[in-house]
């Protein structure tokens, strides 16, 4: 200093134009003599920040943070 990948719930990741999902943690509850395990249910999210395009943007475009990785 150049170029690419990724950033979404507490974790790991889905989800790529139409008002965000799963699993595992939690929280309650059922079962059990008691934990575990196993079934039900509940809870959580300015989708990195800023702006543009669009009737609508996690999602396309740019810029900026950070992570990684590459190349000099």
């Nucleotide at each position: 200093u150049c170029c690419g990948a990724c950033u979404u719930a507490g974790c790991u990741c889905a989800g790529c134009g139409g008002u965000a999902g799963a699993g595992c943690a939690a929280u309650c509850g059922g079962c059990u003599g008691u934990u575990a395990a196993c079934c039900g249910a509940u809870u959580g999210g300015u989708c990195g920040c800023u702006g543009g395009u669009u009737c609508g943007a996690u999602c396309c475009c740019a810029g900026c943070a950070g992570u990684c990785g590459g190349a000099g």
The RNA shown here (transfer RNA) has 72 nucleotides and comes from Lactobacillus sp.
The coordinates come from a structure-prediction model, not an experiment, and the mean pLDDT is 81.
NCBI's taxonomy places the organism under Bacteria, Bacillati, Bacillota, Lactobacillales, Lactobacillus.